[in-house]
RNA sequence: AGAGUUUGAUCCUGGCUCAGAGUGAACGCUGGCGGCAUGCUUAACACAUGCAAGUCGAACGGAUCCUGGUAGAUUAUCAUCAGGGUGAGUGGCAGACGGGUGAGUAAUACGUGGACAAUCUACCUCUAUGAAGGGGAUAACCGCGGGAAACCGUGGCUAAUACCGCAUGAGACCACGUCUUUGCAUGAAGACGAGGUUAAAGUUCCGCAAGGGACGCUUAGAGAGGAGUCCACGGCCUAUCAGCUUGUUGGUGAGGUAAUGGCUUACCAAGGCAACGACGGGUAGCCGGUCUGAAAGGACGAUCGGCCACAAUGGCACUGAGACACGGGCCAUACUCCUACGGGAGGCAGCAGUGGGGAAUUUUGCGCAAUGGGGGAAACCCUGACGCAGCAAUGCCGCGUGGAGGACGAAGGUCCUCGGAUUGUAAACUCCUUUUGCAAGGGAAAAAAAUACGCUGAAGAGGCGAGAUUGAUUGUACCUUGUGAAUAAGCCACGGCUAACUUCGUGCCAGCAGCCGCGGUAAGACGAAGGUGGCGAGCGUUACUCGGAUUUACUAGGCGUAAAGCGUGGGCAGGUGGUUCGGCAAGUCUGUUGUGAAAGCUCUCGGCUUAACUGGGAGAGGCCAAUAGAUACUAUCGGACUUGAAUAUGGGAGGGGUGACUGGAAUUCCUGGUGUAGCGGUGAAAUGCGUAGAUAUCAGGAGGAACACCAAUGGCGAAAGCUGGUCACUGGACCAUUAUUGACACUCAUCCACGAAAGCUAGGGGAUCAAACAGGAUUAGAUACCCUGGUAGUCCUGGCUGUAAACGAUGCUCACUAGGUGUGGGAGGUAUCGACCCCUUCUGCGCCGACGCUAACGCAUUAAGUGAGCCGCCUGGGGAGUACGGCCGCAAGGUUGAAACUCAAAGGAAUUGACGGGGGCCCGCACAAGCGGUGGAGCAUGUGGUUUAAUUCGACGCAACGCGAAGAACCUUACCCAGGCUGGACAUGCAGGUAGUAGAAGGGUGAAAGCCUAACGAGGUAGCAAUACCAGCCUGCUCAGGUGCUGCAUGGCUGUCAUCAGCUCGUGCCGUGAGGUGUUGGGUUAAGUCCCGCAACGAGCGCAACCCUUGUCUUCAGUUACCAACGGGUCAUGCCGGGAACUCUGGAGAGACUGCCCAGGAGAACGGGGAGGAAGGUGGGGACGAUGUCAAGUCAGCAUGGCCUUUAUGCCUGGGGCCACACACGUGCUACAAUGGCCGGCACAAAGGGCUGCAAACCCGUAAGGGGGAGCCAAUCCCAAAAAACCGGCCUCAGUUCAGAUUGGGGUCUGCAACUCGACCCCAUGAAGGAGGAAUCGCUAGUAAUCGCGGAUCAGCACGCCGCGGUGAAUACGUUCCCGGGCCUUGUACACACCGCCCGUCACACCACGAAAGUCAGCUGUACCAGAAGUCGCUGACGCCAACCCGUAAGGGAGGCAGG
Repeated sequence: AGAGUUUGAUCCUGGCUCAGAGUGAACGCUGGCGGCAUGCUUAACACAUGCAAGUCGAACGGAUCCUGGUAGAUUAUCAUCAGGGUGAGUGGCAGACGGGUGAGUAAUACGUGGACAAUCUACCUCUAUGAAGGGGAUAACCGCGGGAAACCGUGGCUAAUACCGCAUGAGACCACGUCUUUGCAUGAAGACGAGGUUAAAGUUCCGCAAGGGACGCUUAGAGAGGAGUCCACGGCCUAUCAGCUUGUUGGUGAGGUAAUGGCUUACCAAGGCAACGACGGGUAGCCGGUCUGAAAGGACGAUCGGCCACAAUGGCACUGAGACACGGGCCAUACUCCUACGGGAGGCAGCAGUGGGGAAUUUUGCGCAAUGGGGGAAACCCUGACGCAGCAAUGCCGCGUGGAGGACGAAGGUCCUCGGAUUGUAAACUCCUUUUGCAAGGGAAAAAAAUACGCUGAAGAGGCGAGAUUGAUUGUACCUUGUGAAUAAGCCACGGCUAACUUCGUGCCAGCAGCCGCGGUAAGACGAAGGUGGCGAGCGUUACUCGGAUUUACUAGGCGUAAAGCGUGGGCAGGUGGUUCGGCAAGUCUGUUGUGAAAGCUCUCGGCUUAACUGGGAGAGGCCAAUAGAUACUAUCGGACUUGAAUAUGGGAGGGGUGACUGGAAUUCCUGGUGUAGCGGUGAAAUGCGUAGAUAUCAGGAGGAACACCAAUGGCGAAAGCUGGUCACUGGACCAUUAUUGACACUCAUCCACGAAAGCUAGGGGAUCAAACAGGAUUAGAUACCCUGGUAGUCCUGGCUGUAAACGAUGCUCACUAGGUGUGGGAGGUAUCGACCCCUUCUGCGCCGACGCUAACGCAUUAAGUGAGCCGCCUGGGGAGUACGGCCGCAAGGUUGAAACUCAAAGGAAUUGACGGGGGCCCGCACAAGCGGUGGAGCAUGUGGUUUAAUUCGACGCAACGCGAAGAACCUUACCCAGGCUGGACAUGCAGGUAGUAGAAGGGUGAAAGCCUAACGAGGUAGCAAUACCAGCCUGCUCAGGUGCUGCAUGGCUGUCAUCAGCUCGUGCCGUGAGGUGUUGGGUUAAGUCCCGCAACGAGCGCAACCCUUGUCUUCAGUUACCAACGGGUCAUGCCGGGAACUCUGGAGAGACUGCCCAGGAGAACGGGGAGGAAGGUGGGGACGAUGUCAAGUCAGCAUGGCCUUUAUGCCUGGGGCCACACACGUGCUACAAUGGCCGGCACAAAGGGCUGCAAACCCGUAAGGGGGAGCCAAUCCCAAAAAACCGGCCUCAGUUCAGAUUGGGGUCUGCAACUCGACCCCAUGAAGGAGGAAUCGCUAGUAAUCGCGGAUCAGCACGCCGCGGUGAAUACGUUCCCGGGCCUUGUACACACCGCCCGUCACACCACGAAAGUCAGCUGUACCAGAAGUCGCUGACGCCAACCCGUAAGGGAGGCAGG
């Protein structure tokens, strides 16, 4: 510091996701030790049990126990004194601290800084003062009584540091008078005078005592610490909460408090708060700090520390210095417990602990030794505060699980191309060490010294000193010794992001997944294993926070098209604001002071072996406060200025607005005339109108609406918008001139006004047009498009609505930043007789362009450039501009405006393709023009389907279907049935064996294969030989075999687009980039063929040419081909001699190149015509197939990865099947006849084949064929007859002398064998078929059509296939249309690319949210009823009462209590 993800690719916008750090965590797997921390985040849910606040006998009386003494009486015992202890009580202090929790609280809280002249303060410290003398009670206790208990009542006795008068008054307080000082101030402080009010308590030690000390007591002042109150500022969400408030805001009097104050009350006034967010709702303890972040910020508020609040829930007061009191009280409520049913008791949010809730959070431990707290004179007591221990990897930190050596590298595992690689120096093994563990020993080391004592000192402050005592932790830390590698490694990941890869299993299953996404038989993504990577006593997951995210943008974003400028203007508040002088000092800046607690953080120095942890020092930390200064800028106050702004004057332009009047053309309607059969309308029609007279035409009339030409890219207006003419009223802008005011300005939340069309309301009007509606068409339908009608409406007036793609998709204002050009309005100059023209300038409206900007497109002085001011708006897509609520509206609806849920995208601009019932140009038997077919029949053949034991398999639009198959009776053969074989029918290597061996006639069995038997009986090389080796055979091992699967794992080959003209590269240039350019453009071509032009210049693969064949000629050669001339011969024939002319054969050449001419074209390429020529513009035909597309076809031609099979999915054999047959399709053959059929005669080819072969003549047979065998290894012989044609004859339009299927009979040939299942021949039989519906195929010349011939395969089998020649046409105007293709361009939301994409309904399932009769609960307003405890006030006659007063007393008074 970034990365992944939208696309075929690109740039941008934009969201989602990841890598980091963190946690009071939890869960999964795993787990050795220690140190230091931390540990109910949920139910402020309920709590059993124990403990958590007592202490003082030196405040007091008494009870009781122990010890000792004394006196008397003495049997016991009683009395008394001293000391010690125990429990209850009176009294004092504490219990308001410490400890817990965060429910409530958005301010009675907290933080920071101030104020109290408006306050209180126990204990402590200091200063000052006093403490005299009395009184009456009461608990305990005793008696009686009530009650289950808790406890209570009553009578009696008694003490005090308990309580109460009185005395004294340094002082304090109250009111008054005089005076001083002081403050910003309401005022404060003080002095003097005189008046009033007001205190107290003792105990103990020393001492014989006097007296002294200590601890207390009273009053007053001061301090410290603590508390209370007030002020300013600061810190959550929500405006779908906009108005709130009656003690409310203020005043006066009174009350109340420690104290100010509506804190309370009476009266008076009517205020107070709020857009700088009152009131309401939601949420929340606040802070120091913690986490994160570069910072700014964001989130959080456990542990530690400060403050607040609370103590089952709610209320209340009492006591007290302090409480409205966690372990006090009263009342109410809920809950729990006890009960004798009458009544009582209780409050763990103290420490442990229990239940419950929950993903989840510990021991009913030890000790007061330390620190701290309460009481006490002290000893000491109490202290779940605290110190320790226990549990938990919950976190942080440290240590260990061994170290060194050790192989061309064990075994095992895994992978493998079988060679090896890897695990891996890892292990074993050798040497060494001993942290930790275990065992033993040492270890009162450190944590501690106080109190008391001594000295010093005024001191019982502090300091110094010696000795003594005390440890829960703990026999712990630590040290030493022994022992022995001994006791100690896991977790996650390995497709990309992101470090780390293979095998097997699985087969869109099981599963994974943070995002993108993996899995459908070769998964580096699932599961396992091996290996590797990361971290390590932990590792992963989940949850949450910050970060990355500049993705709320203060630092630091945007708004033409990505989300985003309000439809437009006016304008209050607010924000911002020209030049200059002076004042002030609020903002701003500087210095100083205070504060910002400690802890934490940063730096630094120390202590634990180190670290975590911890101690010392320093620093940092603020919109803070006070004070002293500075005055540039801003604000503010005062003065001035003219350039911003406005006004006046003079002009001209304009569909600017409102009202009134008015004009002509046209449509429609009405009246009349003329006139007759149609009109109208459409793609074509029909509905409609018309003989009751339409349309057309003429004349007249009525009525409403809109204003042709001018007219424009032009004008005006804020926008919406504005157009015949005239008049009236009226707004704004512009130009020119001088003058006036003197910043008067800009923008603008709320607000106000205007606001197209449609719509609503009331009343008019209604010609045209025309939603709805009706009819006619179209269509599969047609609630549409088209046609005929037609109502609201369209028009006017008044009122409402308030929205539009209200758009320049661009808010307003100001300034600055090259120009060119057109146009509207004005002015000046120049010029002219005048008008134009031209120049300058201001203001509008447009176009093109520089810089600059932009993601690009584009914008560009009318900015989307550069700056300033103000407003509005945006923050992923969908849900949704929806719901609810508010406001507005008569309604329709508008405005404001969510969430749940869901997706990983949605989007902008541009690029390359593809596509379009888009455009332009062009081509092709593509259409058209023709000729002949297919589709109908019969048969052949292929396919589907069906059938079958099997009907083997593949091929499926064109581009499968007479295709693989150039030939299935057996074989082929892969299929089925049956019989057999198992290292195999076939290959390689190694080892061993093997002469009667290998082989094998014959025999048996069998359907055959096979099995059994067996006469006979070997070989090659080297060597003289023995022998060795080889071959063959047998056995074992390594292995063979598979037409089994996957053509979607592949090679190779092939089809197709397509013989279409295209497809690319290098360098350069352009673009952020994908990419473009070149290859586009103007011509031309069959062609990216060529020419010209051009930021391109070149090049490659294709095209063409080179190759073969055919067409003409030349030359060479001349047998088996040829025969013109010469000779010979025959019935005849190149038959013979011979010839080399011709034909022909097959070698080599020539020839054609737009070369020549004419006109066209751009002086081009090229096209048209012509000449010559056998051939003319590629002469005809063939071979040849660019980059790529179709996961096209083929694992069954071959090859091949992987998988499967191995007495079978292999191999052999017999038989069957591939030939089936209700049916459907493709490709063909033969026909339907007279351009024909039949019979007879007769003529002319080319190209091939032939030794397991072709076979002549001749003979036989009706024929197929048989016999025969000459000749031929072929220009020699044979197949071989060419056929159509031509000549003659018959048939005469008929299911025929057409057609030949089918069937019967008889044969021939091939072959081991023609039953299933061959071909052919003869005789007989003689089916359908009379030209083929919709639809569809081929062909442009030696072509179609038609006729026959040959060949491959092959024993035999051809209507198929591949070739050959014979005869030999018709037509093409043309490119609108169908199909396919090429180039350019355009649109695109397509890119699997139109067989695309995509919308809505419905059906089923699921999810989320809403509505719903009602019902339940909570919160809240108003009114009313009842009302506990308690406080204050009044009362307190009847009841009760000690203190003081009167009185001898009785009694009374004062005062108090209960009660009301």

Model confidence (mean pLDDT): 84 of 100. The RNA shown here (small-subunit ribosomal RNA) has 1460 nucleotides and comes from an Elusimicrobiota bacterium. The source organism's lineage runs through Bacteria, Pseudomonadati and Elusimicrobiota. The RNAcentral record of the sequence draws on SILVA.